[in-house]
């Protein structure tokens, strides 16, 4: 330089054939206990990498930018 793959919560990941975004862990607060740890409940917490594009409606499809990775030169 050329091909692909990834990019979603602090983190590690999920999302179906486009319908309006969750799980664990962490984190808060009760509740247990003498305290602590575990445990049981609840509670918060997202510009879905960024700028466009198609559509009634985009995390999900198209473009084109940035990172990050395998490969190949």
């Nucleotide at each position: 330089g050329g091909u692909c793959g990834c990019u979603u919560a602090g983190c590690u990941c999920a999302g179906u054939c486009g319908g309006u975004a969750g799980a664990g862990c962490a984190c808060c607060a009760c509740g247990c206990u003498c305290a602590c740890a575990u445990c049981g409940u609840g509670g918060g917490g997202g510009u879905c990498g960024c700028u466009g594009g198609u559509u009634c409606g985009a995390g999900u499809c198209c473009a084109g930018c940035a990172g990050c990775g395998a490969c190949c030169a």
Molecule: transfer RNA
Organism: Gemmatimonadota bacterium